Predicted 3D model of a 75-nucleotide RNA (transfer RNA) from Gelria sp. Kuro-4. RNAcentral holds the sequence, with entries from ENA and MGnify. The source organism's lineage runs through Bacteria, Bacillati, Thermoanaerobacterales, Thermoanaerobacteraceae and Gelria. The coordinates come from a structure-prediction model, not an experiment, and the mean pLDDT is 82. Rfam family: tRNA. By type it is a transfer RNA. Its family is annotated with triplet codon-amino acid adaptor activity in the Gene Ontology.
RNA sequence: GCGCACUUAGCUCAGCGGGAGAGCACCUCCUUGACGCGGAGGGGGCCAGAGGUUCGAUCCCUCUAGUGCGCACCA
Numbered sequence: 001g002c003g004c005a006c007u008u009a010g011c012u013c014a015g016c017g018g019g020a021g022a023g024c025a026c027c028u029c030c031u032u033g034a035c036g037c038g039g040a041g042g043g044g045g046c047c048a049g050a051g052g053u054u055c056g057a058u059c060c061c062u063c064u065a066g067u068g069c070g071c072a073c074c075a
Stems, first nucleotide, its partner, number of pairs: 001071007010024004018055001026042005048064005
């Protein structure tokens, strides 16, 4: 330099055109002498950034950035 994949909650991930979700973590309550376990409930992200397509975009297209993998080049 070229190609491919990925970027969604604090973490690990799902969702892939019309409701943003799960597990773990966190907070409150119940339970306990207390902690843990267990039970019930709750808060938290506008989906890496920008532009485009569309009536409508996390989802499709383009560019940029980051991460990973492969190839090439150099010595």